Context: one part of a larger RNA
RNA sequence: UUGGGUUUAAAGGGUCCGCAGGCGGACGUAUAAGUCAGUGGUGAAAUCCUGCAGCUUAACUGCAGAACUGCCAUUGAUACUGUACGUCUUGAAUUCGGUCGAAGUGGGCGGAAUGUGUAGUGUAGCGGUGAAAUGCAUAGAUAUUACACAGAACACCGAUAGCGAAAGGCAGCUCACUAGGCCUGGAUUGACGCUCAGGGACGAAAGCGUGGGGAUCAAACAGGAUUAGAUACCCUGGUAGUCCACGCUGUAAACGAUGAUUACCCGUUUUCGGCGAUAUACAGUCGGAGACUAAGCGAAAGUGAUAAGUAAUCCACCUGGGGAGUACGAUCGCAAGGUUGAAACUC
Numbered sequence: 001u002u003g004g005g006u007u008u009a010a011a012g013g014g015u016c017c018g019c020a021g022g023c024g025g026a027c028g029u030a031u032a033a034g035u036c037a038g039u040g041g042u043g044a045a046a047u048c049c050u051g052c053a054g055c056u057u058a059a060c061u062g063c064a065g066a067a068c069u070g071c072c073a074u075u076g077a078u079a080c081u082g083u084a085c086g087u088c089u090u091g092a093a094u095u096c097g098g099u100c101g102a103a104g105u106g107g108g109c110g111g112a113a114u115g116u117g118u119a120g121u122g123u124a125g126c127g128g129u130g131a132a133a134u135g136c137a138u139a140g141a142u143a144u145u146a147c148a149c150a151g152a153a154c155a156c157c158g159a160u161a162g163c164g165a166a167a168g169g170c171a172g173c174u175c176a177c178u179a180g181g182c183c184u185g186g187a188u189u190g191a192c193g194c195u196c197a198g199g200g201a202c203g204a205a206a207g208c209g210u211g212g213g214g215a216u217c218a219a220a221c222a223g224g225a226u227u228a229g230a231u232a233c234c235c236u237g238g239u240a241g242u243c244c245a246c247g248c249u250g251u252a253a254a255c256g257a258u259g260a261u262u263a264c265c266c267g268u269u270u271u272c273g274g275c276g277a278u279a280u281a282c283a284g285u286c287g288g289a290g291a292c293u294a295a296g297c298g299a300a301a302g303u304g305a306u307a308a309g310u311a312a313u314c315c316a317c318c319u320g321g322g323g324a325g326u327a328c329g330a331u332c333g334c335a336a337g338g339u340u341g342a343a344a345c346u347c
Base pairs, nucleotide, nucleotide: 003319004318005317006316007301008300012315014202015201016200017199021195022194023193025088026087027086028085029084030083031082033081034080035077036076037075038074039073040072041071042070049065050064051063052062053061054060091192092189093188094187095186096185097183098182099181100180103178104177105176106175107174108173109172110154114150115149116148117147118146119145120144121143125136126135162170163169207248208247209246210245211244212243217241221237222236223235224234259314260313261312262311263310264309267292268291269290270289271288272287273286274285275284296303297302320347321346322345329340330339331338332337
């Protein structure tokens, strides 16, 4: 390389959009590029293969045949693929009508809690722990009442629930703007589709830059304990950070450790959103979210219409462990570092 694989053994890109490329629904006509068949030419000799012959045999050599799986030309075939033209509606999309949700962005408002400040009541402790101590407190703390301010997060509802092109993610109430899914039956376009190297956009937390903000919590740090020690676990404090705006970073066990799309293949049950029925029940149907299971698959665990089943198309990735996601180079970044990514050596 071929092959075989990628939930857990090595292996699915964090996610989507998408150019090139690859692949692509039904019917008809034309063409004959691919495809298939015939014929002609060529495919040097040697070699290889088969048969025969010559050296005592063999290697070796000679003769004959076959072969040279290819290329060119030409004559045909037209099922499939291609190309051109025409038609179609089931794939895809648009529109009309319903409906759904923590989908997004920007305003406004709210109550509980926390902390702080001021004032009142009140007096000796409070706090903390396994037990203590550091700490706070007669300059009046803790507790309690009233008022004020600040920042951050939204108890109950709340779910095994819902939403999102997808992933990251999304939760007080309300307004404005924006996007989307699903369902029903009409209408419209007429294959407009699927996938996607490179490319683009988005992308938790932490981190970085500039300017704000700073209640809580809290890396670092300080002190008190514990201990043989204790650079920890426990306690008292506490700075970056946590929050906002703009810009960067571009990684996660970014996980369903399971790429996307399409078709097909027993059942049971729960739940969410539609539809149609007079109907909140039962049953049906379309689209999601779960549990169990038949066949099948699987090394097993398991999976099982949300497949890891049966098939198809396209992409990504793997090929013993360590060295190593390291070195070097390139490239991106303010930096931290990211991406790409070896070898020697060793078992």
Molecule: small-subunit ribosomal RNA, central domain
Organism: uncultured Bacteroidota bacterium